[in-house]
RNA sequence: GCCGUCAUAGCUCAACGGAUAGAGCAAGCCCGUCCUAAGGGCAAGAUGAGGGUUCAAUUCCUUCUGACGGCA
Numbered sequence: 001g002c003c004g005u006c007a008u009a010g011c012u013c014a015a016c017g018g019a020u021a022g023a024g025c026a027a028g029c030c031c032g033u034c035c036u037a038a039g040g041g042c043a044a045g046a047u048g049a050g051g052g053u054u055c056a057a058u059u060c061c062u063u064c065u066g067a068c069g070g071c072a
Base pairs, nucleotide, nucleotide: 001071002070003069004068005067006066007065010025011024012023013022018055028042029041030040031039048064049063050062051061052060
């Protein structure tokens, strides 16, 4: 330099173009207990950035950024 894959919550992962973007772990609050723990409940938390297509984009196209892989 060329090609490809990936980027969603603090972490690990889901999500036919139409769902209220969903779970597990972590963290918070409450119940629980003499105190802890186990267990249960509640609430909060995310689509890398810019454009485009579409009635509608996490999803399709494109540029950039970053990570990884292959070739040279």
Molecule: transfer RNA
Organism: Candidatus Roizmanbacteria bacterium RIFCSPHIGHO2_12_FULL_33_9